Bacterial RNase P class A from Sphingopyxis sp., 404 nucleotides, folded computationally. Model confidence (mean pLDDT): 76 of 100. Lineage of the source: Bacteria > Pseudomonadota > Sphingomonadales > Sphingopyxidaceae > Sphingopyxis. RNAcentral holds the sequence, with entries from ENA. Rfam family: Bacterial RNase P class A. From the family's description: Ribonuclease P (RNase P) is a ubiquitous endoribonuclease, found in archaea, bacteria and eukarya as well as chloroplasts and mitochondria.
[in-house]
Parts: sequence; C1' cells; structure tokens
RNA sequence: CCGGAUGGCUGGGCGACCGCUGGCGCCGCGAGAGAUCGCGGUGCUGGAGGAAAGUCCGGGCUCCACGGAAAUACGGUGCCGGCUAACGACCGGCGGGCGCAAGCUCAGGGAAAGUGCCACAGAAAACAAACCGCCGGUCCUGCGCGAGCACGGCCGGCAAGGGUGAAACGGUGGGGUAAGAGCCCACCGCGCUUCCAGCAAUGGCGGCGGCACGGCAAACCCCACCGGGAGCAAGGCCGAAUAGGGAGGGCUGUCGGCGGGUUUCGGCCCGACCGGCGGGGGCAUUUCCGCCCCGCCCUCCGGGUUGGCCGCGCGAAGCCUGCGGCAACGCAGGCUCCAGAGGAAUGGUCGUCCAUGACCUGCAAAGGUCAAGACAGAACCCGGCUUACAGGCCAUCCGGUAUC
Repeated sequence: CCGGAUGGCUGGGCGACCGCUGGCGCCGCGAGAGAUCGCGGUGCUGGAGGAAAGUCCGGGCUCCACGGAAAUACGGUGCCGGCUAACGACCGGCGGGCGCAAGCUCAGGGAAAGUGCCACAGAAAACAAACCGCCGGUCCUGCGCGAGCACGGCCGGCAAGGGUGAAACGGUGGGGUAAGAGCCCACCGCGCUUCCAGCAAUGGCGGCGGCACGGCAAACCCCACCGGGAGCAAGGCCGAAUAGGGAGGGCUGUCGGCGGGUUUCGGCCCGACCGGCGGGGGCAUUUCCGCCCCGCCCUCCGGGUUGGCCGCGCGAAGCCUGCGGCAACGCAGGCUCCAGAGGAAUGGUCGUCCAUGACCUGCAAAGGUCAAGACAGAACCCGGCUUACAGGCCAUCCGGUAUC
C1' cells in the first nucleotide's frame, strides 16, 4: 500500500434574532360548587435518542386471584460452566459446519421406549429386497475336428459393478472365492470400555466388538427445568348539578272558636288570629289500631359520573478512579441531578466554521460558486433482542505485496 476480520465512539460546532414547552419565584387579574385551574407581565432555570421505533423476550411497580405440597393439562426453554433482579439476553468453553487465516455460524437433550413420515425416481426408503448385471448347474438349438463358445429356457448362488435418488443396510486397500460378501486382515469410521486431563460439556492414549444402530423430534412423543391473570385507560385521592340509594321531617287542606262584612236569617265570604286533626292508594265495607306500596317538598348521609390532583422520575441512575475476574459482571470510594405532559413542546431564519459531492480558475499550493448535512423522535420505568441510519473517527488482528 491492497484486500479482509472484530470491537468501540460520534450522529454537526459557535454566535445572533424570533418562537414552543416543563419547573421555581414575584406582581396583577380571572374561572369554578369544590377539588383545583387559567391569563397577562417579569426574573431565574431545564428541554430527545442510539435507536426514543417494533412491542419480540425478561423484570420493577400496581390491582385482582390464591392455605401448603404434589400431579395433570397447556405454553416455553433445551451442549457445559458462569453472570444477572430476571431472561430465550450476555460472557467463557466444548462439539459440528465454513474460511489459507483473523474469524464467522448452529432450535446443539433423546431416533437400541413407542407411533408416524421419507415426494418423484427406483428392484428396494428399513422384520427387507434384486431391474441391468456377475457366477454355477442343467436342457434345447447353432457354430467348431476338438477343448469349447454363443443365443435362449429352467433351477440356484451373489450384491462387487451399473442404474435411481436428498438419502441405498459402513469406507479404502489387500487376501479369499465359481462369482461374491466383515468371509478374513490393515487403516479409517462406528459402538462399548479401563485409565488420564477437565467442576462439566468433552478430549486423549489403550483395549474390546465384525458392524449390531439410515434420516426427520421448528411430526406426535419421552426426559429435565421454568411459568397465576391483567396492565399506567394499572391504581390511589378529592369530589357538583341531574338521576338513583339511605335517614329524618313536612303535605293542595279541613273542623271548631274568635273578629269583620253581608243576608231572603237557612247561611255565605274574608282574616298575613287561636286550637285540634291532616298526603294518596291497598289489606271486602265503616271506625280505631296496625301493616304494605307510592307521590311531592325540605334537610342530612354515603357510593358514584363530568371534572381535578396524584401515580410521574433519586433510579437494578449516570460519570470518574481503584480493586477482583480471560470476560459478561461485581465490589469500594468520590462527584452529579439529567425532559416529563396533555394527543403531546424540544423548532425556524441568518452569519460563520467543519467535513462531503459537483462545477469553474490555477502547473501546483490554493481559491470561488452551488447543493446537500442521515435514520428518526420520549408518553410508567428498567435490562436485552431485532430493525432503520448520510457521513466521520479510533483500536486490535489476519492474508498478500514491496522495501529495510
């Protein structure tokens, strides 16, 4: 220098002006039944992200349910060891696959418990089987002087070769045989196993077994482990009118007296005077008592709707340093307070700088003009995963080339 691998950081800077929005004060008003809230002015102060996103996984928090344990069903997870509040995340390791390598990747328990499936092709897709083929015997025919050879039929042996397939009942080589075959042998593979290393997954050395065990469990299933439900519209508090619930009280009046007016002397009318009783309906009827149902008015109580407030940001928090650990992570010390809110503020213009692209001038250095500065956006919070992202920067490592 070229090509590649892994991890991390950043996500325009500064200034001016005009806005938006949270909080804390001060001044002056206003709304509402209240709880509380709003408006104007003024001062100080805070205001998006690495993903705020998808809502996939795990938790906090809240309410509901629940006596304990176990089992069943359902769902999830699945090599081993760590880490963690927890996890399917993360870290380290093991094994398989890919890569020359750095490194990447895997839903990676069990297929000798059982069931099921394996398209097409193929003889056969798993207690086996034989299409072409190879070999032996025998018969017929033909050829040959003959040994014998060839086509065909029948009986039998074989699975080496061919062919099918994603996959064919171990592979390569040798011996062996009529031809063959783990039939025998060596190596490889596979299974079992002593010992050794390792916490373990697993690995190594040796021995044994002639091969018995095809694949699929993101098919049922078996094994081990985990799992109550709903979600901030959770939930809590304060609390009108109207309707509805409860408690207490009262009924358009009527009778008598008294006073006044009027009279056909029977009465009638008025009274903001006194006293008694008193709402309506039902229990066959009348009276009394009792019971039941209902209407209107007043007062009070409690639930609750509209509404208002809280929940709501001091937290598994962030930063720095040190220590332990390969790491994920943990511990200790110090410092900091960092948006909160509702259908929702965090923006715009200009100048300048930054880095990018195009064009122009210039031998060059450099200068000028123009364009564009991603993805996106809090809504209870946190840990992960996944997805989107213009451009820039840093660190470590691998392969190649050149020079010293």